[in-house]
C1' cells in the first nucleotide's frame, strides 16, 4: 500500500407565460430539465526545464444524442411463509445530431440549426350508441402513482493473506 469480504453514507432534473375550453402544468404557441462510468485538444490552479518562444508533469473540470450502465416490462434458473413474493443472470427490451468553423487529430471544443425522453392514471381528439346520456379507444420529459421503493456507481471505515 492493499485483492477478497463486510458495513455505513451518499446516489434525477424540470410548467413560468400566453391561446382555446365547463374542464387541460396533458391540446396549440413559447418556456423549462438533462442519471452513473468511460473517451476527450476544454478551463482553472499546481509543477520541472528554459533567456525566451516552446514544452514535462500532476489534481481538479469538460458529451441528454458518441461507447457502455442503470430504473420499468418480459424470459429464464433457484428459493419461499406459492393466485404472488425475494434472489441471482455473461438472457431479452431499452430514445435522439447535423451543419458550419479550428485544427495532424474534435458526432465531446466555438457558432447555429436540430432531435430525444419505461409502464399505469387523468376532462385533448375519435369511434359507436343515442339525443345529450352511456360506452370504447385514448393525449404528459415537466402532474398523480408503483417510489420513504430500485439503482448504475460515488464516498468513507473495518479488514486477513501479501
Nucleotide at each position: 500500500a492493499g485483492a477478497a469480504u463486510u458495513c455505513u453514507u451518499c446516489g434525477g432534473g424540470g410548467c413560468g407565460g400566453g391561446g382555446u375550453g365547463c374542464a387541460a402544468c396533458u391540446c396549440c404557441c413559447c418556456a423549462c430539465c438533462g442519471a452513473c462510468g468511460g473517451u476527450g485538444a476544454u478551463a482553472a490552479g499546481g509543477u520541472g526545464c528554459g533567456a525566451a518562444a516552446u514544452u514535462u508533469c500532476c489534481u481538479u473540470u469538460a458529451a441528454g444524442u458518441c461507447c457502455g450502465u442503470g430504473a420499468a416490462c418480459c424470459c429464464a434458473a433457484g428459493g419461499c411463509g406459492u393466485u404472488g413474493c425475494c434472489u441471482u443472470g455473461u438472457g431479452g427490451c431499452u430514445g435522439a445530431u447535423u451543419u458550419g468553423g479550428u485544427g495532424c487529430a474534435a458526432u465531446u471544443c466555438c457558432a447555429a440549426a436540430a432531435c430525444c425522453g419505461a409502464c399505469g392514471g387523468u376532462a385533448a381528439g375519435c369511434a359507436a350508441u343515442u339525443u345529450u346520456u352511456u360506452u370504447g379507444c385514448g393525449u404528459a420529459g415537466u402532474c398523480c402513482g408503483g417510489a420513504u421503493g430500485u439503482g448504475a456507481g460515488a464516498a468513507g471505515a473495518a479488514g486477513u493473506g501479501u
FMN riboswitch aptamer (RFN element), 162 nucleotides, folded computationally. Rfam family: FMN riboswitch aptamer (RFN element). Rfam links the family to the GO term FMN binding. The sequence was found by an Rfam model in a public genome assembly. Model confidence (mean pLDDT): 75 of 100.